RNAcentral holds the sequence, with entries from MGnify.
Glycine riboswitch aptamer from a soil metagenome, 91 nucleotides, folded computationally.
Its Rfam family is "Glycine riboswitch aptamer". Its Rfam clan is "Glycine riboswitch clan".
[in-house]
């Protein structure tokens, strides 16, 4: 590197639109009501274990450099699922 096994924490939160079902209608649009673990966009509030980033215990004679699961939360994430740092096996 592969493959196969474990693999945590945090909203299933609110708003609008997009869909869709009902009512009324002769049909549609408008309109009211109502729905979904959905799309989109935005707001809040939250997590740390892709990745980034900062502190420095250490390692290094020293200079360069290297370094946490700490800290930050740009990213990324808050059902499951996918993903996951990291372990273990086996190549």
């Nucleotide at each position: 590197c592969c493959g196969c096994a474990g693999g945590a924490g945090a909203g299933g939160c609110c708003g609008c639109g997009c869909c869709c079902c009902u009512g009324g209608c002769c049909c549609g649009a408008a309109c009211a009501g109502g729905g979904a673990a959905g799309c989109g966009c935005g707001g809040c509030g939250c997590c740390g274990a892709a990745g980034g980033a900062g502190c420095a215990a250490c390692c290094g004679c020293c200079c360069c450099g290297g370094a946490a699961a700490c800290u930050c939360u740009c990213a990324g994430g808050c059902a499951a699922a996918c993903g996951g740092a990291c372990u273990g096996c086996g190549g």